[in-house]
RNA sequence: UUUUUUCUUUAAGCGCCAUGUACCGGAGUGAUCCGGUUAACGAGGAGAAGGGUGAUCGAAGAUUCGGCGGAUGCCCUUUCGUACAGCCCGGUGCGUAUAUAUUGACAAAUAUGCAGGCAACUGCAAAACAAAAACAAUAUAACGGGAACUG
Numbered sequence: 001u002u003u004u005u006u007c008u009u010u011a012a013g014c015g016c017c018a019u020g021u022a023c024c025g026g027a028g029u030g031a032u033c034c035g036g037u038u039a040a041c042g043a044g045g046a047g048a049a050g051g052g053u054g055a056u057c058g059a060a061g062a063u064u065c066g067g068c069g070g071a072u073g074c075c076c077u078u079u080c081g082u083a084c085a086g087c088c089c090g091g092u093g094c095g096u097a098u099a100u101a102u103u104g105a106c107a108a109a110u111a112u113g114c115a116g117g118c119a120a121c122u123g124c125a126a127a128a129c130a131a132a133a134a135c136a137a138u139a140u141a142a143c144g145g146g147a148a149c150u151g
Base pairs, nucleotide, nucleotide: 014069015068016067017066020065022037023036024035025034026033027032041058042057043056047079048078049077050076051075052074053073080095081094082093083092084091087146088145089144090143098141099140100139101138102137103136104135112125113124114123115122116121
């Protein structure tokens, strides 16, 4: 250094990219060839099983194009839990947990600086600036039946 085996760790803008495109360097009259670079910036996201589908939010002014694979999303069924004023049955909704409305918060890439590379570009550090969600507060509205009963 290579191969084999075993163990452990490691992801969800996550992993990989051969001869897709693009970009850089070199060669060539030219068609083109050789080598290389890049190929998602964070926020957010899991009750369980099965099936289907193929996944939220904004930033960047945008190759973050394109391809392969995957993913906590969404829909349906069942189930467990939970809300609808204690218990039971059903019903409707939701998943640490009812729906709607209003109010409230917070990024990174980057600018820039240093280092490496002929270059494309890479590494480290790093100001400011989001939206959705969650959470909190306020307001409005939350089913039918039964048993028991002054709690």